The RNA shown here (transfer RNA) has 72 nucleotides and comes from a Deltaproteobacteria bacterium.
The RNAcentral record of the sequence draws on ENA.
[in-house]
RNA sequence: GCCGGCGUGGCUCAAUGGUAGAGCGGCUGAUUCGUAAUCAGCAGAUUGUGAGUUCGAUUCUCACCGCCGGCU
Repeated sequence: GCCGGCGUGGCUCAAUGGUAGAGCGGCUGAUUCGUAAUCAGCAGAUUGUGAGUUCGAUUCUCACCGCCGGCU
């Protein structure tokens, strides 16, 4: 330099055009003599940045940024 993949709560991952969910973690409560475990509830995301297409974009297109891999 060229090619490909990935980027979504604190972490690991879903959602493939129609109001973004799950597990773990966090907080509150119940239970317990107390802790753990268990149960119930709550909070937490400008979906890497910017633009485009669309009535509508996490999803499709383009550029850029970051990470990983391959080729030379």
Lineage of the source: Bacteria > Pseudomonadati > Myxococcota > Myxococcia.
It matches the Rfam family "tRNA". On this family, see Hou, Trends Biochem Sci 1993: "The tertiary structure of tRNA and the development of the genetic code".